Record summary: Predicted 3D model of a 1396-nucleotide RNA (small-subunit ribosomal RNA) from an uncultured bacterium.

RNA sequence: ACCGGCGCACGGGUGCGUAACGCGUAUAGAAUCUGCCUCGUACAGGGGGAUAGCCCAGAGAAAUUUGGAUUAAUACCCCCAUAAUGUUGUGAAAUGGCAUCAUUUUAUAAUUAAAGAUUUAUCGGUACGAGAUGACUAUGCGUCCUAUUAGCUAGUUGGUAAGGUAACGGCUUACCAAGGCGACGACAGGUAGGGGGUCUGAGAGGAAGAUCCCCCACACUGGGACUGAGACACGGCCCAGACUCCUACGGGAGGCAGCAGUGAGGAAUAUUGGACAAUGGAGGCAACUCUGAUCCAGCCAUGCCGCGUGAAGGACUAAGGCCCUAUGGGUCGUAAACUUCUUUUUACGCAGAGCAAUAAUAUGUACGUGUACAUAGAUGAGAGUAUGUGUAGAAUAAGCAUCGGCUAACUCCGUGCCAGCAGCCGCGGUAAUACGGAGGAUGCGAGCGUUAUCCGGAUUUAUUGGGUUUAAAGGGUGCGUAGGCGGUUAAUCAAGUCAGUGGUGAAAUACACUCGCUCAACGAGUGGGCUGCCAUUGAAACUGAUUGGCUUGAGUACGGAUGCCGUGUGAGGAAUGAGUAGUGUAGCGGUGAAAUGCAUAGAUAUUACUCAGAACACCGAUUGCGAAGGCAUCUCACGAAUCCGCAACUGACGCUGAUGCACGAAAGCGUGGGUAUCCAACAGGAUUAGAUACCCUGGUAGUCCACGCUGUAAACGAUGAUAACUAACUGUCGGCGAUACACAGUCGGUGGCCAAGCGAAAGCGAUAAGUUAUCCACCUGGGGAGUACGACCGCAAGAGUUGAAACUCAAAGGAAUUGACGGGGGCCCGCACAAGCGGAGGAACAUGUGGUUUAAUUCGAUGAUACGCGAGGAACCUUACCCAGGCUCGAACGGCGUAUGAAUAUGGUAGAGAUGCUAUAGUCUUCGGACAUAUGUCGAGGUGCUGCAUGGUUGUCGUCAGCUCGUGCCGUGAGGUGUCGGCUUAAGUGCCAUAACGAGCGCAACCCUUGCCGUUAGUUACCAUCAAGUUGUGUUGGGGACUCUAGCGGGACUGCCACCGCAAGGUGUGAGGAGGGGGGGGAUGACGUCAAAUCAGCACGGCCCUUACGUCUGGGGCGACACACGUGUUACAAUGGUAGGUACAGAGGGCAGCUAUUGGGUGACCAAAUGCCAAUCUCCAAAACCUAUCUCAGUUCGGACUGGAGUCUGCAACUCGACUCCACGAAGUUGGAUUCGCUAGUAAUCGCACAUCAGCCAUGGUGCGGUGAAUACGUUCCCGGGCCUUGUACACACCGCCCGUCAAGCCAUGAAAGCCGAGGGUGCCUGAAGUUCGUGACCGUGAGGAGCGACCUAGGGCAAAAUUGGUGAUUGGGGCUAAGUCGUAACAAGGUAGCC
Repeated sequence: ACCGGCGCACGGGUGCGUAACGCGUAUAGAAUCUGCCUCGUACAGGGGGAUAGCCCAGAGAAAUUUGGAUUAAUACCCCCAUAAUGUUGUGAAAUGGCAUCAUUUUAUAAUUAAAGAUUUAUCGGUACGAGAUGACUAUGCGUCCUAUUAGCUAGUUGGUAAGGUAACGGCUUACCAAGGCGACGACAGGUAGGGGGUCUGAGAGGAAGAUCCCCCACACUGGGACUGAGACACGGCCCAGACUCCUACGGGAGGCAGCAGUGAGGAAUAUUGGACAAUGGAGGCAACUCUGAUCCAGCCAUGCCGCGUGAAGGACUAAGGCCCUAUGGGUCGUAAACUUCUUUUUACGCAGAGCAAUAAUAUGUACGUGUACAUAGAUGAGAGUAUGUGUAGAAUAAGCAUCGGCUAACUCCGUGCCAGCAGCCGCGGUAAUACGGAGGAUGCGAGCGUUAUCCGGAUUUAUUGGGUUUAAAGGGUGCGUAGGCGGUUAAUCAAGUCAGUGGUGAAAUACACUCGCUCAACGAGUGGGCUGCCAUUGAAACUGAUUGGCUUGAGUACGGAUGCCGUGUGAGGAAUGAGUAGUGUAGCGGUGAAAUGCAUAGAUAUUACUCAGAACACCGAUUGCGAAGGCAUCUCACGAAUCCGCAACUGACGCUGAUGCACGAAAGCGUGGGUAUCCAACAGGAUUAGAUACCCUGGUAGUCCACGCUGUAAACGAUGAUAACUAACUGUCGGCGAUACACAGUCGGUGGCCAAGCGAAAGCGAUAAGUUAUCCACCUGGGGAGUACGACCGCAAGAGUUGAAACUCAAAGGAAUUGACGGGGGCCCGCACAAGCGGAGGAACAUGUGGUUUAAUUCGAUGAUACGCGAGGAACCUUACCCAGGCUCGAACGGCGUAUGAAUAUGGUAGAGAUGCUAUAGUCUUCGGACAUAUGUCGAGGUGCUGCAUGGUUGUCGUCAGCUCGUGCCGUGAGGUGUCGGCUUAAGUGCCAUAACGAGCGCAACCCUUGCCGUUAGUUACCAUCAAGUUGUGUUGGGGACUCUAGCGGGACUGCCACCGCAAGGUGUGAGGAGGGGGGGGAUGACGUCAAAUCAGCACGGCCCUUACGUCUGGGGCGACACACGUGUUACAAUGGUAGGUACAGAGGGCAGCUAUUGGGUGACCAAAUGCCAAUCUCCAAAACCUAUCUCAGUUCGGACUGGAGUCUGCAACUCGACUCCACGAAGUUGGAUUCGCUAGUAAUCGCACAUCAGCCAUGGUGCGGUGAAUACGUUCCCGGGCCUUGUACACACCGCCCGUCAAGCCAUGAAAGCCGAGGGUGCCUGAAGUUCGUGACCGUGAGGAGCGACCUAGGGCAAAAUUGGUGAUUGGGGCUAAGUCGUAACAAGGUAGCC
């Protein structure tokens, strides 16, 4: 090597399959098997035949294999012997049980065993019985999602017989019967190993099933058996298939879901390590062999636990960083440095474990073999590891995330809706605690943060523990099946229920206590628990079951009542339309206004008669009836119901009600009728930007009837049914009570208002939305969507019934509050309208703006609330703009340093000037310096940006009457009340009332001015009286009367009267009074709104420029000019123009001024001259009035434009001043739509003054006086405002919100001719291996076997359907997107109420 034995069915791995007696739990096996192990009983006597190996020969590339010869066994087979308490058949008896039966005893017949080895200690062998262990089978209960899966099933369900199995069984076969399962979810589809346990949670639950333990299944995929005690067998066999490998092409080999390892995939998961030393397993008598089980080591912060990275002292709070209110302070921070100390850890030495118990063997003890015990006794992978000890030295050791709120922790810089952040809300558009960086802080720490997933919070699927009027949600209504629930009393049973006991609920885990590793993690012990299931013994209140009663629930009978209750028949009048006839004549009809339409062929209107169809006025009402839908003229017939009374009858007969059945408005559909009115569609006329609408004229289906269908409505009380209970008040309908047109009461309906209570509130409130009970239906964010697909229903329509998903959003929604708004309502006010007067819009000019132009035309203001505004005065200056030329400590000022003696003045010269060059003249001093210049330096400067960073100031609503607070009260709250209501007022002014009482800012008043009177005072004002004087004049003396001036007072308050009214207050041709009800005018502007205006008045944060964005100078520009707009002036004329004459103001101004007067000039003005720093002088009137003329014209209107000549200011009138004179003499003849101002000394009209200013573009602005009207019925309308109320989908608040089509982009999805798959089933054909059966002429002495056949089947092929997925030209809608297009449907009465 080979033969033989035992093992290989254990251990180890994985979770494909499986929704199943697979698993869990509890039972049963009287229906079973069990190697090795333990115990017991009995036995092991003979004979015979083979075959591996070995040897010889051969085939093949190999795997492998063929033939011949020969041999052994505890291998295999046969024969003989021995057998029973074994097995099988037939009979009998006893006992027991649970139906078949079981156990014991007994009779009889048939039949079956064995093996040796040896060291003589032992180890084996055969039969039977018992045990233990393991396995098998059956049953109850539990065990995921989908009903858009509702019917499934032929070995199916049962029986008889046979076969088969260890065993029961349709497990298999034949025959017979027609059953079996299913709404308590069968069948089908999808998904999935189950449990102990794990995570979470207060629990109930929810999720999940890694590691460890138990069970199951699987071993490349599918099928099959063999061997064996056990397998239909992970590292066995046969066949088929896919794949890989070898090949000589003929054939062969293989199966890591064992341990390592490789590849691939992936976000991601380790070493081709050591050892059998320990524990365990197999074999062996044992030594021993095997063991990727196991024990160890390696890798990984993957998790849990422990430890460290130092401790104490140390302030000039150093340097540095960062921040700030910046000479300084804060913070990092006792932190560091520095001093002293310690050495866990670390490094290096030295020592160094426990885990080891025993085996063989030896000795001893106990007894009688053989076992037990004691002593001695080899063996360590981990590992020189753990640990101990010595030495050295703070030495070797800190990060991550966050800092807007939730949520602990804040500043600076950068960025500028960019870059980016983000769990949710949300940050970022120039001052970001939210982005990025920095400093600081906070949290955790060898970790920290993110992501994914699960539970929790979430009472947000609600058993514990939710809801359904309006937030999502009550079925349209009834009848009723199953089911659920059910009055009172008694008895029995004991299913539920409760109690005791027994069994089980494996271990581990978890919990409590204790113990062992230095602690802990970890481990060990003990205990309780494991809420469950089963069995048994009791109890009998409740539920249940059975039986017997009861009457109150329910029903029946009898009597009475009621109604638009239903179905059918018949009848009626009014209206409408039509027909016929008559009268009658030009229109009718219709609307906001019209037109279409009808009408001289006679309409409309009117009279008479006739016809048709439909609907039923008044009564008529929160009235009545019906289950709901719904039901209204009258009559009759039939049918049904409800209520009341009574208490005769039945005796729980009840309630609810999934599926089901029936009814069910309108519209719609079918068939047949009918058709008067009204009227979708349609036509025409209007309206309109359009008008496929609203309005009008017509008009068909339909509206009506019969019979069918449809089956939905905002089918609503948005409120399911039934029963019970819980304060009042007040109507009404039907009964009863009652003589009653009274009235307590009572039953049944139908209303109002309310207690308690409920409710988010609104509200509900005995007709509940209160408190309870039972049953049914329904809800679980918005959109997508009541859609798609499927199924069902329907003739069709179908918004019918059922009913998703992808995707998308952070909301959608309810009730109430405060505002705002309304083409809602009520009350009230305002030159808001109306009534008037005068203007603007037309012309010319002036001025401002836009636009255009320009080198520049500087900037700002822009609906009301910009536009004769900033500007109360642009030729230079101003000036900010443009061009050109200069300066850079700079045009001004301050500080410091240095230098010089200048500065300055007058000349000259260059230049456009600024400025430069040059000449001459030229300081003071107490000697410190002053002053000036130059230079350097520190502070400059900016009309550059941001009014959306700001202060201040201002406009507007608006001189409108409002805006708030304290306390109290009401409301969960936002908030309300007060402040509302009635009356009144200019007024939230006041009075009354009042859960409010008071108060504040506003209103009013106080202030100024004007109007009357008094008083005081009397110059520059005044002059009655007296006197003087003059041509004349308050000129002078004088006066203090008057006017006036300017101080102080008075006066007016609805005080008086009449009327109305509670009062407040109002009214009056009232009285008185200068003035009458706020006398006129001014100043005075609440809380707030418009991110209103202004960075160019000023101030100021931030940003920007610094030989320029600063500053100086000359010139130009702000003044342009096809045009448009605003505000004005002058006109268009006779109420006027022109000429001449004659009067009368107020308020202001005046010395670089106003100027009388005189002279000159046509005049602007000039010259001379005096008065006045002003009640002294002066500027200083015009309209008006008188006279004359013009006589209605483009004029004697109008004055633009232009020419000429001048005056004045000023360095200078060219761009670019005003004025004067002469001449010229334009438009314009009263102004379209539209629009402005004004209510009395106002409008209108007339002039005067002043500010600014050299002058003036002023016709502007601010003031002043002169002359001096008209009108207001009134609040309907326009505009604005106030109060109350109402609706709201608005809150950036109607200049709001918002809908749909179309166009564009993106996304997911449905349909679709088809195309490509997947899994499963069915039928037919074929059919390997293999079991079984049959056959077996060949082999064998024989037993038996080869071979052959049959059945079944994996696989393969064919076929038709179904299910499901992907894709698909095209197509449908949906969602989301930037500011697109068209309209304006909804929210207000949304401009036609909206919705179903």

Rfam family: Bacterial small subunit ribosomal RNA.